[in-house]
Molecule: small-subunit ribosomal RNA
Organism: Patescibacteria group bacterium
RNA sequence: UUUACUGAGAGUUUGAUCCUGGCUCAGGGUGAACGCUGGCGGCGUGCCUAACACAUGCAAGUCGUACGGUCCCGCAAGGGACAGUGGCAAACGGGUGAGUAACGCGUAGGAACCUACCCUGGAGUCUCGCAUAACCCGCCGAAAGGCGGGCUAAUACGAGAUAGUGUCCCGACCUCGCAAGAGCGUCGGGACUAAAACUCCGGUGCUCCAGGAAGGGCCUGCGUCCUAUCAGCUUGUUGGUGGGGUAACGGCCUACCAAGGCUACGACGGGUAGGGGGUCUGAGAGGACGGCCCCCCACAGGGAGACUGAGAACGGCUCCCACUCCUACGGGAGGCAGCAGUUGGGAAUAUUGGACAAUGCCCGCAAGGGUGAUCCAGCGACGCCGCGUGGAGGAAGAAGCAGACAUCUGUGUAAACUCCUUUUAUCGGGGAAAAUUGUGAUGGUACCCGAAGAAUAAGGGCCUACUAAUCAUGUGCCAGCAGUAGCGGUAAUACAUGAGGCCCGAGCGUUACCCGGAUUUAUUGGGCGUAAAGCGCUGGUAGGUGGUUUGGUACAUCCUGCUUGAAAGCCUCUCGCUUAACGAGAGAACCGGGCAGGAGAUGGCCAGACUUGAGGAUCGCAGGGGUGAGCGGAAUUGCCGGUGUAGGGGUGAAAUCCGUUGAUAUCGGCAAGAACACCAAAGGCGAAGGCAGCUCACUAGGCGAUUCCUGACACUGAACGGCGAAAGCGUGGGGAGUGAAACGGAUUAGAUACCCGUGUAAUCCACGCUGUAAACGAUGCAGACUAGCCAUCGGGAGUAUCGACCCUCCCUGUGGCGAAGCUAACGCGUUAAGUCUGCCGCCUGGGAAGUACGGCCGCAAGGCUAAAACUCAAAGGAAUAGACGGGGACUGGUACAACCGGUGGACCAUGUGGUUCAAUUCGACAACAAGCGAGAAACCUUACCCAGAUUCACCCCUUCCGAAUCCCAGUGAAAAUUGGGAGUGCCCCCUUUGGGGGAGCGGUAGGGCCGGUGUUGCACGGUCGUCGUCAGCUCGUGGCGUGAGCUGUAUGGUUAAGUCCACAAACGAGCGCAACCCGCAUCUCGUGUUACUUUGGUUUGUCACGAGAAACUGCCUCGGUUAACGGGGAGGAAGGUGCGGACGACGUCAGAUCAGCGUGACUCUUACGUCUGGGGCUACACACGUGGUACAAUGGCCGCUACAGAGGGUCGCUAAGCCGCGAGGCGGAGCUAAUCCCACAAAAGCGGUCUCAGUUCGGAUUGCAGGCUGCAACUCGCCUGCAUGAAGCCGGAAUCGGUAGUAACCGUGAAUCAGCACGUCACGGUGAAUACGUUCUCCAGUCUUGUACUCGGGUCGCUGUGCGAUCCGAUAAACGAGUUCGUGAAAAUCGAACCAAAGUAAAAUAUAGUGCUUU
Repeated sequence: UUUACUGAGAGUUUGAUCCUGGCUCAGGGUGAACGCUGGCGGCGUGCCUAACACAUGCAAGUCGUACGGUCCCGCAAGGGACAGUGGCAAACGGGUGAGUAACGCGUAGGAACCUACCCUGGAGUCUCGCAUAACCCGCCGAAAGGCGGGCUAAUACGAGAUAGUGUCCCGACCUCGCAAGAGCGUCGGGACUAAAACUCCGGUGCUCCAGGAAGGGCCUGCGUCCUAUCAGCUUGUUGGUGGGGUAACGGCCUACCAAGGCUACGACGGGUAGGGGGUCUGAGAGGACGGCCCCCCACAGGGAGACUGAGAACGGCUCCCACUCCUACGGGAGGCAGCAGUUGGGAAUAUUGGACAAUGCCCGCAAGGGUGAUCCAGCGACGCCGCGUGGAGGAAGAAGCAGACAUCUGUGUAAACUCCUUUUAUCGGGGAAAAUUGUGAUGGUACCCGAAGAAUAAGGGCCUACUAAUCAUGUGCCAGCAGUAGCGGUAAUACAUGAGGCCCGAGCGUUACCCGGAUUUAUUGGGCGUAAAGCGCUGGUAGGUGGUUUGGUACAUCCUGCUUGAAAGCCUCUCGCUUAACGAGAGAACCGGGCAGGAGAUGGCCAGACUUGAGGAUCGCAGGGGUGAGCGGAAUUGCCGGUGUAGGGGUGAAAUCCGUUGAUAUCGGCAAGAACACCAAAGGCGAAGGCAGCUCACUAGGCGAUUCCUGACACUGAACGGCGAAAGCGUGGGGAGUGAAACGGAUUAGAUACCCGUGUAAUCCACGCUGUAAACGAUGCAGACUAGCCAUCGGGAGUAUCGACCCUCCCUGUGGCGAAGCUAACGCGUUAAGUCUGCCGCCUGGGAAGUACGGCCGCAAGGCUAAAACUCAAAGGAAUAGACGGGGACUGGUACAACCGGUGGACCAUGUGGUUCAAUUCGACAACAAGCGAGAAACCUUACCCAGAUUCACCCCUUCCGAAUCCCAGUGAAAAUUGGGAGUGCCCCCUUUGGGGGAGCGGUAGGGCCGGUGUUGCACGGUCGUCGUCAGCUCGUGGCGUGAGCUGUAUGGUUAAGUCCACAAACGAGCGCAACCCGCAUCUCGUGUUACUUUGGUUUGUCACGAGAAACUGCCUCGGUUAACGGGGAGGAAGGUGCGGACGACGUCAGAUCAGCGUGACUCUUACGUCUGGGGCUACACACGUGGUACAAUGGCCGCUACAGAGGGUCGCUAAGCCGCGAGGCGGAGCUAAUCCCACAAAAGCGGUCUCAGUUCGGAUUGCAGGCUGCAACUCGCCUGCAUGAAGCCGGAAUCGGUAGUAACCGUGAAUCAGCACGUCACGGUGAAUACGUUCUCCAGUCUUGUACUCGGGUCGCUGUGCGAUCCGAUAAACGAGUUCGUGAAAAUCGAACCAAAGUAAAAUAUAGUGCUUU
C1' cells in the first nucleotide's frame, strides 16, 4: 500500500439505586417427530429404538482352449447344453457399531517379515507310474445322506532326471564397527529342492530365481472421556539363559535362575464410548457431535476351534449353548448387522420395483456369463434449491362485515368490471446427449413445437413487555393463557370469538437435543475485608519459582530449506446442467508432525567467580514469651472465743432464706481454696491459641550497633508432622468463691426466663484424650516500588549541656488522619483492599446440607472428607429516601401542670346501636359517626310498608280532534272514572271571503322515548372533613455522587412563623407564613335624619353612612456579633401579630357524598317508573353519645325598682283599649321601618318570708279542664289552669371545656316554620381564678441514631416426637401326645377350651459314652 476478515443485547430481586448472582428470551443447527396446511420440478436423504426374531425371492460364480463322460442337432465335418474331476475366484465388493479406553485410532518413524493374480529380466518346461469321481451293479435310510463291488481321464496325485544369482554347511579375503559382531560384499568347495500341458498353431499356460508395483503382518515416540466417596497393583508378573514356535521380533510358549515391574506426571478398579478425515456452533480460543460420503478397526445368533489357502472365514467346516423348523422319533436342517420384505419395539424412518445400457469387480484366449456392488425408477415437504398460484387498468371508494352508530372510518384497487399473458398443470406432435464401435434399464424422459382457457394451485403462527403488529364483544381469580416477568376478582390491547394488523410463505408453528448469548469454569478472559470464597496457626517433603557475573552447551526458544499432513469437505477462481441447489477442473488452505542446516538474547543444563538475598559472629537492649519450684499480702467463706440484741438479708417493691439453740454488727485467734487491686497505658511479648503478685533456676524468639565470616545456602508449600480458647471425656486429687442442671421465692395471662434465696457438675492441680470457635484485621505467606503529617514502645547517631531533659535524624514495632490510586459502595491508603512478581488454599444461584451414604480419626460426644433426588426465581452486598422505635438532642401546643366549671350517678329531651315490626326508608362508624345529612317527619315532605289505580305524571317527534277555559250530576277513601252543559275566542299567514294552514293549550292513537332516591364514592366531576393556621412543600441554574439521591432547606442565634440575621457550594425563585380584606377600640373631616336634647341643632368620650389620620420596635436605655432580635421605659385610645374573623401550601387517609347536583358503565321498562288513601320513619327489655333541669340558703318564693345589644316584620309585626286566673280572644292605631310593632330584658338592687327537711328544694309522671295552628292534632304537635309531686341530698373507674371581657352565670333575637326548639346560629349583661414550670401523658416540628428488634458460634442440661444400633431375651411365643366340653345314633377324625414331657436350621470343635473299621 492492497485485499480479506472483524465481537450488539434484553426481561426478572428493590419504594427507588448501584453491585453481586442465578433463571429466562431473541440467533444458528438436526438422519428428527408432532399439529394445521399442501401446486410443480431438480439435487440429496430416510430404523437414532430390539447387535429382537425372521416367511419368501434374489445378493458368487465362472472356465469344454485342463479332463473323461452323458444328452441334443447334423448324412458327415462339426456345433450346442450339462452333472462330475480339475483350475481360479469366493479373504474383494455389501452390512452393522455389539464389544473395545486399546498401539484400537490419529500422526511421525522403525526393522526381524510375507505377498496369488499383474509388470520387467534370466533360466527351464525331460522320462515314467499308481489311483479316483463321473458312469454301471447292489445295499441302507422317512429324509439329509451314506456304504460295498467294478470300469476310466486329466493342467488331479506320485516317482525319477536336470538346475543356479535359490536354501543350508565349511574355508579364505574385503568393507563397516572400540569390541562382540554384521554384510542383497567377493571367491572356492560340498549337500538339497522344479515343472503341465492345451491349441483354431496366432498363442495361452506351467516351474525356478532376481527385481518392481500394489497389498498386508509386527514394533516404537507423542496425542486420545469421566471418576480418588477406586491408592496401592502385579507371579508369566519384570528380566536373564537354554529350548520350542511363527512369514517375522518378542514370556508368544516352556524349563531353570534372579526378584523384579507399574504408580499422585494417577497405577489398579468402576462408569461411559468404535477412532479419524470431518459436521454444527462460535469473533476467536473453545464447546458439542461422529448420520450420509471417504480411511482404519471390530463383529456376523452367543462362545470356542482348527482346516484349505498367497491371504480366512456374514451367504465354508467342526464342537458347545440358546432359539426356530422338518421327522416315519431313529435322526436331520437353519442363521437378512447383504437387497427388498414381515412381526415386534417405538414419537419415528421407504418398493418383496427395473437393468447389467454405463462405472467397476470375478471367471474365461475370446464370444460371453455373473454381480440387490452399481446405474435408474417408486414412496415421504425429511432437508436444500428453483418456479408458480396471474399481469395492467379499475372509485359508484359498491355490497357485506367491523368500528366512536356516522354526513364518517377500516377492510380497499381489494372485489366486481375492462384489456392482456399462459410459467406450471392438461391435451396433441416431434424427440436427444449419455456410446470416437456394438449395446439405453432410465424413457417416449429431458428438451422443442402447437392448442384451449385465469384457467389447476395459500396457508401457518403471532399482535402486554422482551418482540414487528389493536380494537369490539363475551367471560368475571371462573373458564382459561403462560418461554420469563406475569394476565383473569364487571370497563381484560395478555382468556374466547369477530374485525383489523404484523412476520414468514408450500410451508408455518410446537416439542426434543447441541453450540451461542454465558467473561455463568475466565489460556485469550473472573474472583475471595462486608456479596459464594484465605486452611485457626506453624514446621517442612515432593513440586513450582528463583540474585549479580564469566565461559561452555544447544534441551526449550527463534530463523531457513526439504518432507509429510490421502481423497472428499471448508475457502478462492473458472467451467457444466435455462438459474440455483448440485457437479467438474485448478489453486489455496490443512494453523500439525518429521529431517537437515543455522542463531545464541532469554529460560534450562555444566564449570567458575561475586555479595546485595539468606545465615553466622561480636557488643548491647526491652519484654504479663514458655516451663518448673518457692514465697507474699488484701479480700471471701468456714470454725473457736469475747462484746452485744432483735433483727438481718434482699428488691422496682417483696418473699423464699438466716436469726432469741443469740444472727447481722464488732474484736481476737485458727483453717482452706482460688484470684492477684493500685502500677495500667492509644503500652509490652508471642506464629496463632494466648500471656499479669514477688523471687530463683532452666529455656525460645525479637530489636539495635559493628560490617568480621559463609557464598544463593532462598521463597512458597500438595501430602505429612506439631501447637491449638472455652466447653466436654477418662483416671486420681482438690473444692473458698462463682455457678449450667435442679429446688424454692417473686414477676406474669402464662414465665420451663430476665430479679432474689439455695445449689450439683464444672471452674483449680497432675497425667491422657478431644481438635473445634464471630480460632476475626471476617484481609494466606514472601519480596520490590509508590506524597506526607501527628502520636507512641525499644535501640542508636548528631547537636547541645556541668549533667539530665528538649531538639534533629536513622532502624524495628504499635496507633490516628490523609495524596495519588483502588473499590459496587462502605471504605483501604508505606502495617494497602494501590502498582507488580512467586507459590499455596478456596469460590461458581438459594434451599435440601456441611446433611445422607462410603472411608479415615475418636473412649464417647463427635470431627475430617462430602453428594444427589426434589424444590424456588430469586437468595444476597453496599448505599438512598421515607416511615417506625417502651432511641437520643432541641423546640412548640390549654399537651401536662396550676385554677374554674362540667360529663360519667338521677329524671327528661335528642341522636345512635341493638331488638321488634308489614314497614320501623337511606346514608354517616377511632380521632374525622352518634342535637350528624335534617336551619323543623301529624298529611305533604317520604325515598319505606299495605291497599287501590295507571301504562305514561314529565320532555321531544308524528296522526287526528278540539281554542283555552268553566260549571253540574253519579260512583269512589282518594286518585280516578262516567255522563251532561256553557264556550267558540285570541295571535300570525293565505284567501276565490265559503274557508284553509300555523303557533299555543287540552285531548286522542301508535311507536320511538321518557322515567328510576335502582347498583358501583374502589370508574368520576364538583364539594367537604382531617392532620393543621402545623411551618412546612418545591423548582431553575450551579455544585457533589456511577446512581437512587444530596446540597439549596444544614450550622449558630432569633421568631408565632423556612420570621429575620450571621456564616456556608451555593445563588435565586415559587406555593405556604406575614401583609393586603372585614369587624371592634381612638381621633379628624364631610353629609344626615327618625337618636338625644337645656328646643339653641349651641353642646355631646351620642348615632348612621362615607373619606381620612394613627402603631413603624419610630424614640430612650440595657443586653446581643456594631446583626437579627430581646428586656425595660416614655408618649399614646391602642405597643411589639392591638383584639376577633375571613383566608387552609405540596400532600395523606382508594376518608365522606352516585340521596343536593352533574356524570361513565351496568341494570328495571303493564315496573326497580308514576298517581292516590292509610300506616311507618315517633316501636322498647336494653347499651352508648350530646344536651336540658336539678339535688338547694352565693338558694326558693312574693312584692317593688333599674340597666342592653343584635335582629325580624305586609299572605307580616301588631300598639292603645276591653274580656279571660292564664294560654288566649275581641280590637284595630301605626309600620314596606334609626320613625310603628315584636319588646316588660334577665341575672342585679331594695324589702319580706322559708331555716336544712326529700323541704315553700326538685320538678318527672299522671288525671281533669282549656287555648292555638291547621282539610285533619288517635297513632303523633305546642301552650295554659287546677290537682298529682317520681328519681335525685353533688355522682366509681374514667373523662371534657376554658388563659380575659375568657370561663362561669343571666337573659334576648333569628333561621327553618301553618303549628312545633332543652338543638343550631347570633346578641349583649354580670364577670372571676390560675400558669412554679416542661420531668411525665398526648400531638406536632427540626437534627441525629439503629443502641432496639434481631442474628450467629461453642458447650451443658431438660422436655416432646420419630427411627432405633450395640446389648439383653429360647425359662418367651407358636406348634405339639392328649384331656375336658359340645353336637350327634355314633367322635382318634367335626367345633371349642386347656395344653405335660421331650423336641424344633446348618456346620465346626471339645469332652464323655457307644458302635464300626484298622493296627